[in-house]
Context: one part of a larger RNA
RNA sequence: UCAUCGUUAAGGAACUCGGCAAAAAAGCGGCCGUACGUUAGCUAUAUGGCCUGAUCCUCGCAAGAGGAUCCGCAGCGAAAGUCUCCCUAGCAACUGUUUACCAAAAACACAGCUCCCUGCUAACUCGCAAGAGGAUGUAUAGGGGGUGACGCCUGACCGAUGCGAGAAGGUCAAGACCGGGUGUGGUGCCGCAAGGCAUUGCUCACUGGUUCAAGCCCUCGUCAAUGUCAGCGAUAACUAUAAUCGUUCUAAGGUAGCGCAAUUCCUUUUCGGGUAAGUUCCGAAGCGCACGAAAGGCGUAAUGACUGGGGAACUGUCUCAACGAUGUGCUCG
Numbered sequence: 001u002c003a004u005c006g007u008u009a010a011g012g013a014a015c016u017c018g019g020c021a022a023a024a025a026a027g028c029g030g031c032c033g034u035a036c037g038u039u040a041g042c043u044a045u046a047u048g049g050c051c052u053g054a055u056c057c058u059c060g061c062a063a064g065a066g067g068a069u070c071c072g073c074a075g076c077g078a079a080a081g082u083c084u085c086c087c088u089a090g091c092a093a094c095u096g097u098u099u100a101c102c103a104a105a106a107a108c109a110c111a112g113c114u115c116c117c118u119g120c121u122a123a124c125u126c127g128c129a130a131g132a133g134g135a136u137g138u139a140u141a142g143g144g145g146g147u148g149a150c151g152c153c154u155g156a157c158c159g160a161u162g163c164g165a166g167a168a169g170g171u172c173a174a175g176a177c178c179g180g181g182u183g184u185g186g187u188g189c190c191g192c193a194a195g196g197c198a199u200u201g202c203u204c205a206c207u208g209g210u211u212c213a214a215g216c217c218c219u220c221g222u223c224a225a226u227g228u229c230a231g232c233g234a235u236a237a238c239u240a241u242a243a244u245c246g247u248u249c250u251a252a253g254g255u256a257g258c259g260c261a262a263u264u265c266c267u268u269u270u271c272g273g274g275u276a277a278g279u280u281c282c283g284a285a286g287c288g289c290a291c292g293a294a295a296g297g298c299g300u301a302a303u304g305a306c307u308g309g310g311g312a313a314c315u316g317u318c319u320c321a322a323c324g325a326u327g328u329g330c331u332c333g
Base pairs, nucleotide, nucleotide: 002327003326004325005324006323007322008321010319011318014317019314029051030050031049032048037042039149053070054069055068056067057066058065059064071075084312085311086310087309088308089307090306091304092303096108097107112147113146114145115144116143117142118141124133125132126131150299151298152297153296155229156228157227160226161225162222163221164220165219166218169217170216171215175211176210177209178208179207180206181204183202184201185200186199187198188197189196190195230248231247232246233245234244257291258288269285270284271283272282273281
């Protein structure tokens, strides 16, 4: 020096990103008593106050209760073990789960809600298959997607994309059928022959037509499916503002609620509160750059090793450092 401990005048968070670390009070005993809020279960050991030894007497089966007396600074006479508390917001309902070895959370899950599929040889999953799971289950069942207790709710739009239903029409493949043409055979007739006529096969990187499924076009439905939810101008007897009007476009133009927010650039917005002083915090305001309703909206008791803000208590965190103990390192012996 470092590590682990102990003590400290006065002050008491002035430290610091932040009371990190430390300290303090309290100690899942008994008695009393307990606010706001609330889903009436809780909150709650809320917060807070008091008691605890020994001897004797009375009552009692006892545990114990009441009374009197005595001692001490101190009576669960404390070795271990063994809650700090309050106020106020955000997020997530909760217990739970997670990045073994930098993240425990507001992330995941969850009960509840909702949509889709599935009639049983089920859908779905694994497997080339046999087969297996689903399930020795049967729609109050099983699989998949989303949301995430509870309370109040969940607005408009089907134009696009997706999905479902539909079948009149359009388009439309291979194939099949019917022709033309090419090549090459058979048979009959005519002809000396070359060849011609008729008929019947096979063939093809040629060609025409008929027929024909799904799909697509088309029609309808569907948003707790993917998604989307405007602009400009004018207007009231101060001013300002615009209930109102006009106009353009759209499938429809963002409803309720919330709002400078885990979302607000401008921005330390403005006003109020808290402080001597507050870019944080709380309450409000709102033209919201760029909230918004199951990628749920807004509330919410309880819960949280979650995240902000404030306070009490307490302290070497600090003003500002000092001393001591043990160990370690170094130096000397």